Description: The prediction has a mean pLDDT of 85. This is a predicted structure of an 80-nucleotide RNA (c-di-GMP-I riboswitch aptamer) from a Planctomycetota bacterium. It was read from a public genome assembly, where an Rfam model found it. Of the family's consensus pairs, 95% are formed in the model. The organism belongs to Planctomycetota, within Bacteria.

RNA sequence: AAUGUGAAAAGGUAAACUAACCGUGAGGUUAGGGCACAAAGCCGUUGGUCUUCAUUAUUGAAGAAAGCAUGGUUGCCACA
Numbered sequence: 001a002a003u004g005u006g007a008a009a010a011g012g013u014a015a016a017c018u019a020a021c022c023g024u025g026a027g028g029u030u031a032g033g034g035c036a037c038a039a040a041g042c043c044g045u046u047g048g049u050c051u052u053c054a055u056u057a058u059u060g061a062a063g064a065a066a067g068c069a070u071g072g073u074u075g076c077c078a079c080a
Stems, first nucleotide, its partner, number of pairs: 003080004012037002017032006035067001041073003046069002049064006
């Protein structure tokens, strides 16, 4: 350096819920909170999910989340 594994240590993130604000909405930000997570860091390829508008339907367009799966990329420590 690379690969595999994840018991320990140092740390990290922050589910549901609550409050305020923003948004037509899905939802987002901040604070509290702590379910869980070895990538639950970042991105958003593809599938899936959700919202809005249009459409007789099929579908199309614009968005959301991504802690559902898949993919890309970066990374702490220890052991082998």